[in-house]
RNA sequence: UGCAGAAAAAGGCAAACCUAUUGAAAGAUAGGGACGCAAAGUCACAGGUCUAAAGUAUGAACGUUCUUUUUGUAGAUUGUUCUGCAUAAAAUCAUUUUAGCAGCAGCUCUCUGAAAGGCAUUUUCUAUACUAAGAUGGCUGGAUUGCCUGG
Repeated sequence: UGCAGAAAAAGGCAAACCUAUUGAAAGAUAGGGACGCAAAGUCACAGGUCUAAAGUAUGAACGUUCUUUUUGUAGAUUGUUCUGCAUAAAAUCAUUUUAGCAGCAGCUCUCUGAAAGGCAUUUUCUAUACUAAGAUGGCUGGAUUGCCUGG
């Protein structure tokens, strides 16, 4: 210097759990406590694993908007329908046409309410999925420093 860790010596670290603090969480720090560890010393370069605050997508709910159906002691004659007229004119041979007035009578339009459906958008959610720049060195590899002994 490199390799190995069966035994020995001096020692070292500290899992789960509990308490306090911190963090969105995973986790971390400190104290207690020992499952274990020859690097269970240090380092997030690579892989793996954990978490998902923020973000993206989807879903659900609500509001706006569109279509259809429907509701009402609602409104509209500025609606080329219909009904009536005690009105006027014309034609005709006993009715018709035109104009005017009145009536929401049917239809139409507007408004209010309800149900179903569609598209887009805003907001909310204790929902789902993805996602690290967060975490993990006591997950693996790697880098680096170190005690003892042995060949």

c-di-GMP-I riboswitch aptamer from Cytobacillus depressus, 151 nucleotides, folded computationally. RNAcentral holds the sequence, with entries from Rfam. Of the family's consensus pairs, 95% are formed in the model.